[in-house]
Context: one part of a larger RNA
Molecule: small-subunit ribosomal RNA, 3' minor domain
Organism: Deltaproteobacteria bacterium
RNA sequence: CACCGCCCGUCACACCAUGAAAGUUGGUUUUACCAGAAGUCGCCGGACUAACCCGCAAGGGAAGUAGGCGCCCAAGGUAGGGUCGAUGAUUGGGGUGAAGUCGUAACAAGGUAGCCGUAGGGGAACCUGCGGCUGGAUCACCUCCUU
Numbered sequence: 001c002a003c004c005g006c007c008c009g010u011c012a013c014a015c016c017a018u019g020a021a022a023g024u025u026g027g028u029u030u031u032a033c034c035a036g037a038a039g040u041c042g043c044c045g046g047a048c049u050a051a052c053c054c055g056c057a058a059g060g061g062a063a064g065u066a067g068g069c070g071c072c073c074a075a076g077g078u079a080g081g082g083u084c085g086a087u088g089a090u091u092g093g094g095g096u097g098a099a100g101u102c103g104u105a106a107c108a109a110g111g112u113a114g115c116c117g118u119a120g121g122g123g124a125a126c127c128u129g130c131g132g133c134u135g136g137a138u139c140a141c142c143u144c145c146u147u
Base pairs, nucleotide, nucleotide: 003110005107008103009102011100013097014096015095016094018092019091020090023087024086025085026084027083028082029081030080031079032078033077034076039072041070042069043068044067047065048064049063052061053060054059113134114133115132116131117130118129119128120127121126
């Protein structure tokens, strides 16, 4: 404070966080393909080379160099997927708020007892049907216990 009480929901306003959302965008990861620097390695090496070998020499052999090709492969590119984030017209409910709007559902038998489940309906709290519970008041009866 104590029925001039308490209290429920819609609606309106403000703020906060949040779900959904055509998409936009970024990170990360992955698949397929394209492409392929440098480099090792492999093959070729007709051009080139002082050392080693043969040869009187010319030259040849061996080894190597440039160069060519190939394998691997970094960055990069194209398309697709996974994942995480940002943003997004609009939209859904939630929280808080001095006070506001509409009603009055609950608390007393709260003025139709209340509540639970379920179905339908309704501006909203809610209403109605069916089933269940007493955590219902009152009156009467029955059974049991106590005096």